[in-house]
RNA sequence: CUCUUAUUGAGAGUGGUGGAGGGACUGGCCCGAUGAAACCCGGCAACCUUUCAGGGAAUAUCUUUCCCGAAAAGGUGCUAAAUCCUGCAAAAUACAUCUGUAUUUUGAAAAAUAAGAG
Numbered sequence: 001c002u003c004u005u006a007u008u009g010a011g012a013g014u015g016g017u018g019g020a021g022g023g024a025c026u027g028g029c030c031c032g033a034u035g036a037a038a039c040c041c042g043g044c045a046a047c048c049u050u051u052c053a054g055g056g057a058a059u060a061u062c063u064u065u066c067c068c069g070a071a072a073a074g075g076u077g078c079u080a081a082a083u084c085c086u087g088c089a090a091a092a093u094a095c096a097u098c099u100g101u102a103u104u105u106u107g108a109a110a111a112a113u114a115a116g117a118g
Base pairs, nucleotide, nucleotide: 001118002117003116004115005114006113007112008111013041015040016039017038021031022030023029025087027085028084042079043078044077047075048074049072050071051070052069054068055067056066057065058064083110088107089106090105091104092103093102094101095100
């Protein structure tokens, strides 16, 4: 970097260093010298991991495997706003009738993270 699967309306700082950008991209709309990015510390969560004298299923009688649940926090991750909204398609409703516009819902795409594969 590519592919597969899962998740993305919850949660988390009045800290230190730093010194102008940041929210992936588009169009918006925002955050930022009352201090951006980045780093450190703190915190959140539980994808992988570990443990269980818990519940269930299959195999089978040595048990093993799987699912659910509980606990921990070793590997990651996250720590403004729903992934901040949006982009492509469909449906419903309203307005307008060339063909659209707006709102809502659903699905897809894109992105992010985890686990696995190449």

A computed fold for a 118-nucleotide RNA from Oceanobacillus massiliensis str. N'diop, annotated as SAM riboswitch aptamer (S box leader). The sequence was found by an Rfam model in a public genome assembly.